Context: one part of a larger RNA
RNA sequence: CUGGGCGUAAAGGGCGCGCAGGCGGUGAAUUAAGUCAGGUGUGAAAGUUCGGGGCUCAACCCCGUGAUGGCACCUGAUACUGGUUGACUAGAGUGUUGGAGAGGUAAGUGGAAUUCCUAGUGUAGCGGUGGAAUGCGUAGAUAUUAGGAGGAACACCAGUGGCGAAGGCGACUUACUGGCCAACAACUGACGCUGAGGCGCGAAAGCGUGGGGAGCAAACAGGAUUAGAUACCCUGGUAGUCCACGCCGUAAACGAUGAGUACUAGGUGUUGGGGAUUUCGAUAUCCUCGGUGCCGCAGUUAACACAAUAAGUACUCCGCCUGGGGAGUACGGUCGCAAGACUGAAACUC
Numbered sequence: 001c002u003g004g005g006c007g008u009a010a011a012g013g014g015c016g017c018g019c020a021g022g023c024g025g026u027g028a029a030u031u032a033a034g035u036c037a038g039g040u041g042u043g044a045a046a047g048u049u050c051g052g053g054g055c056u057c058a059a060c061c062c063c064g065u066g067a068u069g070g071c072a073c074c075u076g077a078u079a080c081u082g083g084u085u086g087a088c089u090a091g092a093g094u095g096u097u098g099g100a101g102a103g104g105u106a107a108g109u110g111g112a113a114u115u116c117c118u119a120g121u122g123u124a125g126c127g128g129u130g131g132a133a134u135g136c137g138u139a140g141a142u143a144u145u146a147g148g149a150g151g152a153a154c155a156c157c158a159g160u161g162g163c164g165a166a167g168g169c170g171a172c173u174u175a176c177u178g179g180c181c182a183a184c185a186a187c188u189g190a191c192g193c194u195g196a197g198g199c200g201c202g203a204a205a206g207c208g209u210g211g212g213g214a215g216c217a218a219a220c221a222g223g224a225u226u227a228g229a230u231a232c233c234c235u236g237g238u239a240g241u242c243c244a245c246g247c248c249g250u251a252a253a254c255g256a257u258g259a260g261u262a263c264u265a266g267g268u269g270u271u272g273g274g275g276a277u278u279u280c281g282a283u284a285u286c287c288u289c290g291g292u293g294c295c296g297c298a299g300u301u302a303a304c305a306c307a308a309u310a311a312g313u314a315c316u317c318c319g320c321c322u323g324g325g326g327a328g329u330a331c332g333g334u335c336g337c338a339a340g341a342c343u344g345a346a347a348c349u350c
Base pairs, nucleotide, nucleotide: 003322004321005320006319007304008303012318014201015200016199017198021194022193023192025088026087028085029084030083031082033081034080035077036076037075038074039073040072041071042070050064051063052062053061054060091191092188093187094186095184096183097182098181099180103177104176105175106174107173108172109171110154115149116148117147118146119145120144121143125136126135162169163168206247207246208245209244210243211242215241216240220236221235222234223233258317259316260315261314262313263312266295267294268293269292270291271290272289273288274287275286276285277284299306300305323350324349325348332343333342334341335340
């Protein structure tokens, strides 16, 4: 460079916003850059192709011919692509009226439970396990009643339910705020899709500074178990888990499935809208748009399976793969306080 690929065999970037770039709806006029046709010039010779000839053949040499993938210019064609002009509304956006939601941020509030403290009742055990022991308890525990303190998490509702780009989001109230859906079809008139770099977001753990610390709990200590037991079990227990601000930037960051658009049998749940019919109403039936599940035809697939939420049929753009180990290592570079992250080989070996 090219081919074939990326659910599970190697391979989809963790997710978004977006500059450049690539690609781009309908009809018309114009242009003629791409494109196509014809022509002219050039593309040295040698070499090379084909045909013939000369050395006894061949190598070698000679003649003719073709080719020289190409470039430039001239003339013409105008379907497609591009440029320009003006137009359209089916893409996209705006508007109006409604709607659902653990979407985000901040402040405040609440009840249950655990633990601790104080006081009352009460007495010898409690706790824990497979069985025990360490541990706690006559300085009165466990249990129970009342009061108080403090931190963290929000039972039921709860649902292959909802929302969010992903990570993720679950008590209640208020304030601020993002996105989404439906109906209408008033407005703009292709304003679109993707997106190398770049910028931002990004669970848990970890790091820095300052708070906080109920429960849980790496490390650690003790008790057991065991041949041993640096474990599994038990009793304790510090970082941490929580808050504020700042870093880190990784995950089986998974649907192991990039984003967008169009098309391609059905059936059945559920969620949020709208319409029609029915009914006094509740309701029921049908149609329709947006999500979210299951089953299933064609088709696809190595099989498993996927199957309008495609892994089917096509197009556009990005990322990535190219035998196993060595190795996500070494070296260099960038970033980071560090931990380390990102980029990322080779020798050798099978």

Overview: Predicted 3D model of a 350-nucleotide part of an RNA (small-subunit ribosomal RNA, central domain) from an uncultured bacterium. RNAcentral holds the full RNA, with entries from ENA and SILVA. The coordinates come from a structure-prediction model, not an experiment, and the mean pLDDT is 89.